[in-house]
RNA sequence: GGGACUGUAGUUCAGUGGGAGAAUACUUGUCUGGCAGACAAGGGGUCGUGGGUUCGAAUCCCAUCAGUUCCA
Numbered sequence: 001g002g003g004a005c006u007g008u009a010g011u012u013c014a015g016u017g018g019g020a021g022a023a024u025a026c027u028u029g030u031c032u033g034g035c036a037g038a039c040a041a042g043g044g045g046u047c048g049u050g051g052g053u054u055c056g057a058a059u060c061c062c063a064u065c066a067g068u069u070c071c072a
C1' cells in the first nucleotide's frame, strides 16, 4: 500500500427495509431467621462517525474512524 471481517444497552450477542431486542449485570419488591438462590417489576441505546437512496434505513450504497486478519 491492497483485500476480507467486525463495530447495536455496563458486558456477551441476535436482529437482511416499517415493533430496537435476548442473556447477564444494575435498582426495587416478595419468598427465606440471614447469606446464597428463586420469582416479579423497573431503569439504561441518538445501532462507530458523516453523507446518499427510499414514503420509511441498525439493515441498501459511498466515504471515513477503530479493531482483528490475509497478501505485499
Stems, first nucleotide, its partner, number of pairs: 001071007010024004018055001026042006048064005